The prediction has a mean pLDDT of 83. The RNA shown here (transfer RNA) has 71 nucleotides and comes from a Pyrinomonadaceae bacterium. RNAcentral records the identical sequence in 2 taxa. The sequence is in RNAcentral, with records from ENA and MGnify.
[in-house]
RNA sequence: GGCGGUGUAGCCAAGUGGUAAGGCAGCGUUCUCGCAAGUCGCCAUCGUGGGUUCAAUUCCCGCCACCGCCU
Numbered sequence: 001g002g003c004g005g006u007g008u009a010g011c012c013a014a015g016u017g018g019u020a021a022g023g024c025a026g027c028g029u030u031c032u033c034g035c036a037a038g039u040c041g042c043c044a045u046c047g048u049g050g051g052u053u054c055a056a057u058u059c060c061c062g063c064c065a066c067c068g069c070c071u
Stems, first nucleotide, its partner, number of pairs: 001070007010024003018054001026042003030038001047063005
């Protein structure tokens, strides 16, 4: 220098156009004399800036970060 992949909650991770699953952690609730466990609830406008669309995590372009391959 060229090509490809990944980026979603504190962490792991699904979602392939129609208001973002699940698990762990955390906080609250309930239970208990108290604690743990259990129960119920809360917690993400999706790396960033644009574009397309009635509607974008999803499609397109640029940029950023990380990983890999080629030279």
Its Rfam family is "tRNA". Rfam classes the family as a transfer RNA. Rfam's curators write: Transfer RNA (tRNA) molecules are approximately 80 nucleotides in length. Rfam links the family to the GO term triplet codon-amino acid adaptor activity. NCBI's taxonomy places the organism under Bacteria, Acidobacteriota, Blastocatellia, Blastocatellales, Pyrinomonadaceae.